[in-house]
RNA sequence: UAAUGAGAGUUUGAUCCUAGCUCAGGAUGAAUGCUGGCUGUAUGGAUAAGGCAUGCAAGUCGAACGGACCGCAAGGUCAGUGGCAGACGAGGUAGUAACACGUAGGUACGUACUCCCAAGUCCGGCAUAGCUCGUCGAAAGACGGGGUAAUUCCGGAUGGUCCCGCAAGGGUAAAGAUUUAUCGCUUGGGAAGCGGCCUGCGUAGUAUCAGCUAGUUGGUAGGGUAACGGCCUACCAAGGCUACGACGCUUAGGGGAGCUGAGAGGCUGACCCCCACCGAUGGGACUGAGACACGGCCCAUACUCCUACGGGAGGCCGCAGUCGAGAAUCUUCCGCAAUGGACGAAAGUCUGACGGAGCGAUACAGCGUGAUGGACGAAGUGCUUCGGUACGUAAACAUCUUUUAUGUGGGACGAAAUUAUUGACGGUACCACAUGAAUAAGGGGCUCCUAACUCUGUGCCAGCAGGAGCGGUAAUACAGAGGCCCCGAGCAUUAUCCGGAAUCAUUGGGCGUAAAGGGUGUCAAGGCGGUUAUGUUAGUCGUUCGUUAAAUCCGGGAGCUCAACUUCCGGCCUGCGAGCGAAACGGCAUAACUUGAGGGUGGGAGAGGUGCGUGGAACUCACGGUGUAGGGGUGAAAUCCGUUGAUAUCGUGGGGAACACCAAAGGCGAAGGCAGCGCACUGGCCCAUUCCUGACGCUCACACACGAAAGCCAGGGUAGCGAACGGGAUUAGAUACCCCGGUAGUCCUGGCCCUAAACGUUGCUCGCUCGCUCUACGGAGUAUCGACCCUCUGUGGGGCUAAGCUAACGCGGUAAGCGAGCCGCCUGGGUAGUACGAGCGCAAGCUUAAAACUCAAAGGAAUAGACGGGGACUCGCACAAGUGGUGGAUCAUGUGGCUUAAUUCGUAGCUAAGCGAAGAACCUUACCAGGGCUAGAAACCAAGCUGCAUCCAACCCGAAAGGGAUGGAGCCUUCGAGGGUGCUUGGCAGGUGAUGCAUGGUCGUCGUCAGUUCGUGGCUUGAGCUGUUCCCUUCAGUGGGGUAACGAACGCAACCCUCGUUGUCUGUUAUAUAUGUCAGGCGAGACUGCCCCCUCACGGGGGAGGAAGGUGAGGAUGACGCCAGAUCAGCAUGUCCCUUGAUGCCCUGGGCUGCACACGUGAUACAAUGGUUGGUACAGAAGGACGCAAUACCGCAAGGUGGAGCAAAUCCCCAAAACCAGCCCCAGUACGGAUUGAGGUCUGCAACCGACCUCAUGAAGCCGGAAUCACUAGUAAUCCUGGGUCAGCAAUACCAGGGUGAAUACGUUCUCGAGUCUUGUACUCACCGCCCGUCAACUCAAGGAAGCUGGGGGUACCCGAAAUCUUGGUUUAUCCAGGACUACGGUAAAUUCAGUGACAGGGAGUAAGUCGUAACAAGGCACGGCUAGCGGAAGCUGGUCGUGGAACACAUCCAAU
Repeated sequence: UAAUGAGAGUUUGAUCCUAGCUCAGGAUGAAUGCUGGCUGUAUGGAUAAGGCAUGCAAGUCGAACGGACCGCAAGGUCAGUGGCAGACGAGGUAGUAACACGUAGGUACGUACUCCCAAGUCCGGCAUAGCUCGUCGAAAGACGGGGUAAUUCCGGAUGGUCCCGCAAGGGUAAAGAUUUAUCGCUUGGGAAGCGGCCUGCGUAGUAUCAGCUAGUUGGUAGGGUAACGGCCUACCAAGGCUACGACGCUUAGGGGAGCUGAGAGGCUGACCCCCACCGAUGGGACUGAGACACGGCCCAUACUCCUACGGGAGGCCGCAGUCGAGAAUCUUCCGCAAUGGACGAAAGUCUGACGGAGCGAUACAGCGUGAUGGACGAAGUGCUUCGGUACGUAAACAUCUUUUAUGUGGGACGAAAUUAUUGACGGUACCACAUGAAUAAGGGGCUCCUAACUCUGUGCCAGCAGGAGCGGUAAUACAGAGGCCCCGAGCAUUAUCCGGAAUCAUUGGGCGUAAAGGGUGUCAAGGCGGUUAUGUUAGUCGUUCGUUAAAUCCGGGAGCUCAACUUCCGGCCUGCGAGCGAAACGGCAUAACUUGAGGGUGGGAGAGGUGCGUGGAACUCACGGUGUAGGGGUGAAAUCCGUUGAUAUCGUGGGGAACACCAAAGGCGAAGGCAGCGCACUGGCCCAUUCCUGACGCUCACACACGAAAGCCAGGGUAGCGAACGGGAUUAGAUACCCCGGUAGUCCUGGCCCUAAACGUUGCUCGCUCGCUCUACGGAGUAUCGACCCUCUGUGGGGCUAAGCUAACGCGGUAAGCGAGCCGCCUGGGUAGUACGAGCGCAAGCUUAAAACUCAAAGGAAUAGACGGGGACUCGCACAAGUGGUGGAUCAUGUGGCUUAAUUCGUAGCUAAGCGAAGAACCUUACCAGGGCUAGAAACCAAGCUGCAUCCAACCCGAAAGGGAUGGAGCCUUCGAGGGUGCUUGGCAGGUGAUGCAUGGUCGUCGUCAGUUCGUGGCUUGAGCUGUUCCCUUCAGUGGGGUAACGAACGCAACCCUCGUUGUCUGUUAUAUAUGUCAGGCGAGACUGCCCCCUCACGGGGGAGGAAGGUGAGGAUGACGCCAGAUCAGCAUGUCCCUUGAUGCCCUGGGCUGCACACGUGAUACAAUGGUUGGUACAGAAGGACGCAAUACCGCAAGGUGGAGCAAAUCCCCAAAACCAGCCCCAGUACGGAUUGAGGUCUGCAACCGACCUCAUGAAGCCGGAAUCACUAGUAAUCCUGGGUCAGCAAUACCAGGGUGAAUACGUUCUCGAGUCUUGUACUCACCGCCCGUCAACUCAAGGAAGCUGGGGGUACCCGAAAUCUUGGUUUAUCCAGGACUACGGUAAAUUCAGUGACAGGGAGUAAGUCGUAACAAGGCACGGCUAGCGGAAGCUGGUCGUGGAACACAUCCAAU
């Protein structure tokens, strides 16, 4: 200087972190779905190295040879001999984890054809195929006789620069053809290229493969090879490999490269290139320069084919093609024109190599499906607030163009060779002209991630889905439609790889609590290592050279119209090797040092360890004494012990276990752990000194040792305690918690086991980094006679903190800070520390340690709530103290249930139930039965018709509603068929039908409780906190003080109304006026103002005055919110539903009052504080014209007659309890009044179901079980009065009014509710929460398993083909026989990997199954780890350990005062 790295969704009420899952990108030899115009370039059997019909893929040479045939000849054709080729090219990837491959080197080697150099090429001979004759066979083919050639074969000669040998010496060659020329042949040397062999380094997974190896390792000799070599043989020795992973198993051709990635990496090994290996399977050699040979040979095996059954033939993993299997992969094409190969002297022949064409959107690249104008913004469709709006310049229409398409004409390069000839592709590319918008658009998506939204249908259904998640009547998430978004001849989906994923972290992570420190120590290997100097250097650094094939990739240029594609130049290829150089760091060597480490000397502390001895207290047992009825135990009891004398108490003796006080946050130890006292032996540590050694160090896989409790074995011992077990309780049960007993065990000795929450949940070592303080054990200084004190210092043990770290909590010189070294460990949850395998163990079991499957979370810390059978404080008629009730009776009323044709509907703990309903005989009325009406009982609009509407009289059916029918009367007007009315038609009405979980409004409740928030600021990564906490106080978040807060809002209080005292004004009425009562208006008065006490203040306690005193009493007023609380039937309202046999409307009758029963709210009582008879007083507040009604009269009464007065301070309606007197005398009564009978009154169209009166009747009931309600003063209790609704009344209800008029509150332990702070939490639908295990049902995967089946690899033995080697024989050959070795095959025992398997066991999953309640709060017995026993199950109990326990108390430390 250049290039270069993106995240998101999902755990929660919310937050931060950890962690997994998922998505957006790119890629593919792909496949599938829908769709499909053209061209170019690539590419296309990945599965069954499964089987193959047919054709072709390797021949050529007559200038090596003889012959046959054709031809007049020249010449040609054919098979054979011979030569060269066939070992290349083409294909495949089975095997192979290896010198196979890659890279860098080496040499004990070979080499046909090609090139260079040198020399030679002489003389003879024997055969044989073809051919001919004969024989056998179906065929394939074979055999015999005869004769023949050569560049076939053999013998001899010569011989060098060839071979052997130190030398002497010995040995070994040849082929010809031909007219010249030339091509050959033989020998030797060399070159290039190719090949053989060897070596360093690199090269998958698995240790649940840890030991492997007999030709094994080496030597000697021989054989063999082109060549080295155990390559082979004999003999000798006993070696060789392995934790730096041998051996085994599984998988796999390797590389250049390809994909991805910022890179480092990860994944892959199609096409093209290089190498290796293979050719139906296994074995073998022959020929040859080269093979152990794809289209050669022999043998064996399997398969297929032919056959005359005797015997034969075959190998597409060459190009096409076929079957099979599969999600899936092409033409039985053209040509040797080009490039290349074989043969040939050449012409040439052959060439499914190759060049081309065909098929497939398989990939990449390019082009097109038109362009311009065009508003009435057409029609149509979708949406709509009904106005409109979108598709949309889109279309139509007009003008233009012609890429493409079609047709016609022209027409290549590729061809190189002196000339000439020669093109499969191909009449192709390309060029020109013509026709005509003409031939050409789809796929996916639209909740968020993620670009793009509405309507309709559906109603947890149907369905969608990559994740989160949508769908239960208003679905932008399903389905359809319209619109929109993305890409486009493609678009999606599936599969796989990389990325994102720093989610295996070298770059670049972690381990206190999230997953993760080994229980602890010692230590060989390994890793790392103090100071100085010198030398050297395989590490390291620099430079040069060689190599790293080409292609690929990158940069630049060029050729196809562009691009893809092709091509040229340069770079890259980060590696390896060689030479030279450097010496800082590291290594090695040497010399030295003292600070790391160790030692010496002098001191010191200690529950460090082992063994032996010994002491007192307590307990228990035995004996004895005293003594008598209980003891013991618990929440309460009981089992149990005791009159055969317990418990209690005293004495004596025995026994075992543990060691109070000291004692502590203390001490020691590596950890586990260690405690009376003494002795013996023994390990470690600290301080001082600075005397010695001189880096001797640190860490540590493996290994070894130690390792609480429980448990096991053997032998002892056994007081107490105490699993199991027995009994008693508790309980629904109680295999528990509590109690009474009690065995193993706990103790000792010896031997095992080897695990713990073995924890500081924190590995060891070293260095560095502010402070304060306590404590244990040393030392120094100072001081002192000596100590104490004080100061400093070292090693341990604690607390608080700066910086820093941390997700936070927290850690903080004892680090979880900053660094270094080494070890161990982690990688989502469950399955599971499980299965299998292995090792160890007597057993229990321990160590090591998975997967299938399943979930989208599981987690950590902190936050706000809620909750707790957690805590602290406070309040409330919450309890307590009192008074009166309810629950029992009868009746009234409401509800449930039952009944019914209907018993209309709603309301449901508190917060439904004398509630909606302040009035159900009809009406109301919504319900039921029956009878009727239909644009409607009431509304609006439009059109048409209309002397219609309406009124009167009277008729028929009918229960009425309604229907039918007769007669008569009968409009206005500005004259416009204008207004009104009726009828018809069309829009529409109507609905107490559904949804209060679609809503508005209104209301209930917590609660008249004191709370709920905001702005700004501050703190925190953040949710959030602060403010609002704290102290005092208040009815109160009321006020004050303090304070990182300062202010503010809604609530509280006050303002409003009524009552109480009073001043004043006005006034009807009362009375005769004054005047007063009264009514209304405006004022005054109360503020802790005054005094005393307490207090910083706020305020509190007491007192005075006052009508009233600390809010004077009462009312109205109800914060943020909670309960999807209540109401669609009060009203309003979205959506849905019904509308002529109606869910609308009218009418008659019935029902809402129905009655075995249960509950709520009330009334009246049960009597003497009473009842009854008579008499005498005293209110307030209301109401009154369709009304209240006086005096008077009638009736026992309800009431009637009558009507003065009064729109009302004027008139009307107006008390009872109380008091006085009499009677009743404790009785189911002179209490109580239900029920029933009879007779009446009143209202009303109507009394069946109304109320009231009179007479008669006279039920239950003698104060109410468990339980439960209201009330704190003019209150409760008790007594009457009025009003609303209303014709009347089922009112004992409700709302008001006054009369009489109490008791009690020690106090906050308990019950209920509420508030504040705090604590725990696994709850947040918030404890009516969450959640565990068995059992039952269904589904799924994996493991075990008597066995059964199949595959792999080896071992032992049997058999032993062909071939090679060897021995022998012989007719000397392509022969025979034997031997050695061996493939295939067989037998046997094991081993390993799969499949299957009755059965048994666990695991996972599944809207509403069973049993319990284990865990989360102190979860109601704190929980948990290890271990042992037991139990339907969670679990319980014992032993030991942890805090990851709440609350409380004490002690200590620290901080503040």

Small-subunit ribosomal RNA from a Candidatus Kaiserbacteria bacterium, 1457 nucleotides, folded computationally. Rfam family: Bacterial small subunit ribosomal RNA. The RNAcentral record of the sequence draws on ENA.